[in-house]
RNA sequence: GCAACAGUAGCUCAGCCCUAGAGCGCCGGUCUUGUAAACCGGAGGCCGGAGGUUAAAAUCCUCCCUGCUGCU
Repeated sequence: GCAACAGUAGCUCAGCCCUAGAGCGCCGGUCUUGUAAACCGGAGGCCGGAGGUUAAAAUCCUCCCUGCUGCU
């Protein structure tokens, strides 16, 4: 230099145009002498950045950034 893959909650990942979700973690409650476990509830996201297409974009297109892999 070229190509592929990845970037979404604190972490690990779903979601591939039509209301952003799960598990773990965190906070509160029930239970317990107390803690843990279990159960119930809650908070937490401008979906890596900037444009474009569309009635509507995390999702499609372009450029850029970061990580990783392959080739040279």
The RNA shown here (transfer RNA) has 72 nucleotides and comes from Parapercis cylindrica. Rfam family: tRNA. Gene Ontology term of the family: triplet codon-amino acid adaptor activity. The RNAcentral record of the sequence draws on ENA. Its mean pLDDT, the model's own confidence on a scale to 100, is 85.